[in-house]
Molecule: SAM riboswitch aptamer (S box leader)
Organism: mouse gut metagenome
RNA sequence: CUUAUCAAGAGUGACGGAGGGAACAGGCCCGAUGAUGUCCGGCAACCUACUUUAUGUAAAGGUGCUAAAUCCUGCGGUUAAGCCGACAGAUGAG
Numbered sequence: 001c002u003u004a005u006c007a008a009g010a011g012u013g014a015c016g017g018a019g020g021g022a023a024c025a026g027g028c029c030c031g032a033u034g035a036u037g038u039c040c041g042g043c044a045a046c047c048u049a050c051u052u053u054a055u056g057u058a059a060a061g062g063u064g065c066u067a068a069a070u071c072c073u074g075c076g077g078u079u080a081a082g083c084c085g086a087c088a089g090a091u092g093a094g
Stems, first nucleotide, its partner, number of pairs: 001094006011040001013039003019030003024074004041066003046062002048058003051054001070088001075085004
């Protein structure tokens, strides 16, 4: 850079000990009843394997994910709610 997906799913575990939810701003949340993180476990099925080739099955391996829609808003369409799209971002494959 191209392309697909991003409202489903996933812990009464261990370690650890202060902030965390990508960045900026505004909100709203999570967190000493221990968050974020690491390990284990789990979820999913992009790559992968198999076959009966399709709304298929599997989960050994490579990734990924495991509060809240990508937590919400920010730009455009719509009177607005809501919805749709864009930007940015995340992940896979190339």